Model confidence (mean pLDDT): 84 of 100. A computed fold for a 472-nucleotide part of an RNA from an uncultured bacterium, annotated as small-subunit ribosomal RNA, 3' major domain.
Context: one part of a larger RNA
Parts: sequence; C1' cells; structure tokens
RNA sequence: UGACGGGGGCCCGCACAAGCAGUGGAUUAUGUGGUUUAAUUCGAAGCAACGCGAAGAACCUUACCAGGACUUGACAUCCUCUGACCGUCCUAGAGAUAGGAUUUCCCUUCGGGGCAGAGAGACAGGUGGUGCAUGGUUGUCGUCAGCUCGUGUCGUGAGAUGUUGGGUUAAGUCCCGCAACGAGCGCAACCCCUAUUGCCAGUUGCCAUCAUUAAGUUGGGAACUCUGGCGAGACUGCCGUGGACAACACGGAGGAAGGUGGGGACGACGUCAAAUCAUCAUGCCCCUUAUGUCCUGGGCUACACACGUAAUACAAUGGUAACGACAGAGGGCAGCGAACCCGCGAGGGUCAGCGAAUCCCUAAACGUUAUCCCAGUUCGGACUGCAGGCUGCAACCCGCCUGCACGAAGUCGGAAUUGCUAGUAAUGGCAGGUCAGCAUACUGCCGUGAAUACGUGCCCGGGCCUUGCACA
Repeated sequence: UGACGGGGGCCCGCACAAGCAGUGGAUUAUGUGGUUUAAUUCGAAGCAACGCGAAGAACCUUACCAGGACUUGACAUCCUCUGACCGUCCUAGAGAUAGGAUUUCCCUUCGGGGCAGAGAGACAGGUGGUGCAUGGUUGUCGUCAGCUCGUGUCGUGAGAUGUUGGGUUAAGUCCCGCAACGAGCGCAACCCCUAUUGCCAGUUGCCAUCAUUAAGUUGGGAACUCUGGCGAGACUGCCGUGGACAACACGGAGGAAGGUGGGGACGACGUCAAAUCAUCAUGCCCCUUAUGUCCUGGGCUACACACGUAAUACAAUGGUAACGACAGAGGGCAGCGAACCCGCGAGGGUCAGCGAAUCCCUAAACGUUAUCCCAGUUCGGACUGCAGGCUGCAACCCGCCUGCACGAAGUCGGAAUUGCUAGUAAUGGCAGGUCAGCAUACUGCCGUGAAUACGUGCCCGGGCCUUGCACA
C1' cells in the first nucleotide's frame, strides 16, 4: 500500500421487509448428470454450465459408429501431355463407384488462354492436441462510481497528498474548505425510440362538410386520423420554505410531460491463467494408402435413476356451446394466397389480387345468452388403438397435424427457493427468424391490467472513511 475481520461509522441495491405470482409435488417438453451402447460426436460446470453453442439432428447437417471404397486426393497453386468434359440412356452395385452406348470442344493478337481428363512431385487436407503459447470475440463483478496522470509539496524509502474533511447527489454529481494546482479514462450530456404540439407534404392511408354507394365504393375534400421530414417543448426556468448568502432538498404554479419524464444503445483501470484452437485467425506438437476424403446404414432421439428450465393442469374469477367486438409489430414471388366448391376436420380443387400504407397471412382473453352444480366431474388431458392429411427420394428406428375411441397422474404441492416497484407483475393472444417439413424454445408486438413499500435491526452483494492484523 492492499486484502481480510462472526471490528466500528455512513450509504446504496427487489438485498431484506410489505405485497403479488410462482418453483420444489403431478404429467409432458427440453437441457444436463449418470448409466447403457458399435457409436450414443464435441464443448459449456457455483453465482457467471444445464430451452446454453444449436435462429430448428429423418437423409443432408454430422464432427460419432459399422461396413464398402479412394490416395496429388472433395478443395488451392505450379509443371508436362491429351481434347474433350458435361448431358442422356443401359448394365452391376446399398451407394460411392465401375463398365458400355450415344454426343463431342470454346476463345485467340496464333504467343497462348478457358474448361475437362491423365501423369509426376512440390504440396493439399485434419471439427486431431494445447484457450495454461496466442489474436479476436464474449461472460462476470457492474451502468457499481470508481481508476489514474503531470507539476508541486511531505517522507531516508515503500509511498502519501490531490481522491481526505463539512454538506449534497443516481453519480469522484455539485458547492464550501484544504499544500495543493490542474488534467485524463469513467458519470452526465451529445445518438435512437416513446409521450405533446406547430409547419411542410397528401397516396396506396384519412372522411368533418356536399353528393353517391352494398362498402371511403366513387366524385370531391386537405379539416381530422395517420404517415415522415424539419422545428418547438423541460432548463430546478418561475414562486415559497429550509439551508451557509452555496450546492441542494421539500412544497406550489403553469404544463402533454417535473426535477435523469419512460425505455434503449453505450460497460472506466482492472478481476476470475473465467469461456472459446469446434465461428474465424494463429505459434508449437501430432496424422499423411490416414487422425485426410467419398458413400450406404446406424447413432446424436438409448433409460433403473438424479437435477435445472419451461408448458399444461388440478377448476365455477371456471369448463362447454352459439352469437357479437376491438390490436400492434412483422412477413410474402421456388412466396403470401382471398372468394367459391369438396371434406366432420387436418386438408384438397380451382384461381382473383399482390414484389405490397393498395393484395394476402391476423387475434385471443373480452361481451351477451344458454348449460354444467362441486364430482376425479361436461375439470384435466398424458398414454394407447383405428382411420386419415401434409412436407419430403424417403416419416420403421425418428416429423407435424386431423377425426373417432381410450381417459392416466393430478384436489394447489415438505425442507427449501425464484421473479417483480407501473402500463410493471400477472394474464391473453399475434408475428418473425431458423425452416422442404417440424417451436411448450427464442426474439419482438399489442390487449386486459393489479397489490405493496412502515422502514434499514437482520440475510446477500456493493461503495466511502476508520481501526486491528498470525496474510501478500
């Protein structure tokens, strides 16, 4: 000087408390451990691994296993030779591949070049090892308020001071004081979205007034909504009280919004030899008729069990049936697919429109009426049987969906434990990416919409000062 203390003081955070909804019990989905296996590819490991890499394992992917094949190689550059190669068809084969039939070069400045095949070697190749050799990227403490430097001063020195103190703040934020005076990286602001409004613009969007129609459908309108560009607006600016005449705090006015308005992006010096050699790059080591490459099939989907994360429930604030209503944000040409017809339905047929403010994909909770009457039920839907549909060479291992039948556990969950302070929690659906097909996951979007916070004694984490010190 730090680190540490079941030392002290001050302060903060959904940290506790006050509340709401959960998890832990059930079934299923999914990830992991373990076990099994020819293989169940690899990585991730307290918080900060475990719906994680994976924004989607039937083949492919795929790295694993078994078998069948290749050896200048699936891919790149260089050299020599040849002129075809590709395509189509036939045969063998699980295919890779092998054999056969057919067809058969292009450009040129005539030097050559393109493409393909054969050959020789230089070399290719490796998701093989080392993240404790590395770059890059990322997580975490933590959006915590800290981390430092120059000059000066103090100290023999390590170092100190500044950065401590009195107030204050979300903040090393600001004010005052002070052997310090300044400065940098952080904080804040500048950026984006959102909340109000003015101006400009008016189609594909809008419709108050006037006509018109089944319908903003058409004429028309430029007001409103909306779209999207430029502005305005919030700054403790104004008033009062407190405070040290300061910073600031509290209350008030006006205002769409008030004291950082709400949300996002943004992550200081550093810590964890944290994660990643399997995104990529890369040193060294290793393999080179194999640890490389191709193919078929299997596996990554196994199953006594254990854990994590979710979905659905256990019901009447509910289930079922009929009717009725209201979004936002997105996506669409190998696509979105209306209307109509067929089918109980998944879906099929036909086909309009739309490269889209034009056309299409689009709500549910909710409301009204009826019924069920507290039951393992008209709750719950697992599992299973049968019959079908879709995608795709192909749904046996191993996809999704529909109908009929079947109708399990489950009556609110032990110890323990998680999230959340407002348009939040809870709850309801919708869209997108991935994608041929496959979403209870993820990323977004809107609808309905609470309760509680006395307070800081305690648990956890953190910041500042101080003290002790068997630690460095």
It matches the Rfam family "Bacterial small subunit ribosomal RNA".